[in-house]
Context: one part of a larger RNA
Molecule: large-subunit ribosomal RNA, domain IV
Organism: Acetobacteraceae bacterium
RNA sequence: CGAUGCUGAAGGAACUAGGCAAAAUGCUUGCGUAACUUCGGAAGAAGCAAGGCCAUUUUAAGGGAAACCUUAAGGUGGUGGCACAGACCAGGGGGUAGCGACUGUUUAGUAAAAACACAGGGCUCUGCGAAAUUGAGAAAUGACGUAUAGGGCCUGACGCCUGCCCGGUGCCGGAAGGUUAAGAGGAGAUGUUAGCGCAUUGAAUUGAAGCCCCGGUAAACGGCGGCCGUAACUAUAACGGUCCUAAGGUAGCGAAAUUCCUUGUCGGGUAAGUUCCGACCUGCACGAAUGGCGUAACGACUUCCCCGCUGUCUCCAGCAUCGACUCA
Numbered sequence: 001c002g003a004u005g006c007u008g009a010a011g012g013a014a015c016u017a018g019g020c021a022a023a024a025u026g027c028u029u030g031c032g033u034a035a036c037u038u039c040g041g042a043a044g045a046a047g048c049a050a051g052g053c054c055a056u057u058u059u060a061a062g063g064g065a066a067a068c069c070u071u072a073a074g075g076u077g078g079u080g081g082c083a084c085a086g087a088c089c090a091g092g093g094g095g096u097a098g099c100g101a102c103u104g105u106u107u108a109g110u111a112a113a114a115a116c117a118c119a120g121g122g123c124u125c126u127g128c129g130a131a132a133u134u135g136a137g138a139a140a141u142g143a144c145g146u147a148u149a150g151g152g153c154c155u156g157a158c159g160c161c162u163g164c165c166c167g168g169u170g171c172c173g174g175a176a177g178g179u180u181a182a183g184a185g186g187a188g189a190u191g192u193u194a195g196c197g198c199a200u201u202g203a204a205u206u207g208a209a210g211c212c213c214c215g216g217u218a219a220a221c222g223g224c225g226g227c228c229g230u231a232a233c234u235a236u237a238a239c240g241g242u243c244c245u246a247a248g249g250u251a252g253c254g255a256a257a258u259u260c261c262u263u264g265u266c267g268g269g270u271a272a273g274u275u276c277c278g279a280c281c282u283g284c285a286c287g288a289a290u291g292g293c294g295u296a297a298c299g300a301c302u303u304c305c306c307c308g309c310u311g312u313c314u315c316c317a318g319c320a321u322c323g324a325c326u327c328a
Stems, first nucleotide, its partner, number of pairs: 001323008010314002014312001019309001028050004036041001038157001052079012080084001092307004097302002099299002104116002120155007132141003158294004163224003168221002170217005177212003183206002188201005225243005252286001253283001264280005
């Protein structure tokens, strides 16, 4: 000096990215227990008490039992210690917010999560030799199932909801017309030939799906404007004009896991707060099943605050054991 334990004056998170680590809490019984809530919870919420013995007393049981004695559970009054769940063992607690409803699952060996799954919701395909999938095929799974079933995709408990756009892409439906392959067709043309022929080529016409075309469809892929003016202070603009679009973002939320400018502004908390909480709305660039907004319970998740606690720190010190080191 290192590792692992243990202890520490005063202070008590000043440490640090962050209370990381450590300390603290801890059992049982009784009392007591808030907001909120889906009325189940939250909840072991929080918080408080506890020893031994003596006296007295209450109730109950037993001894023939009013007196007396014994036992059990209490009440009251005394009483010892620093400490009474006296060692070991053995939850720290509370508040605010974000995300995800929940229990679960995951990167075997740097990630356990807000990711995946989930019950629930929706769209769509499938009438059974089903659709879908595997295989060259026979065949098999689906399923010894039959639309309350099976496949695919999206969303993700629950509550309140889920606006507008079908112009583009996709899907579904339609069949009048246009286009369109091989095939059918054969007017002609060319070569050759004395000729008959043979060979090559070939217009019109006919000819499917598809595409064009006509409709539907957004819990299909997706999309959801600009400029100018206007009210009797100013400011702002309920209002008006104009251009463009398939339609111009509704409800709700909003400096947000989204806000560049930005440490926005105001309020709260601190002596002091780029974080946090509540508001505002100027949304660079939220927004409704690529779901929107809430939400009790839950979380080895993330953020902030408070109480307790401490060698994390101010600021280090000592002890024990094992190393390192020196000598042999």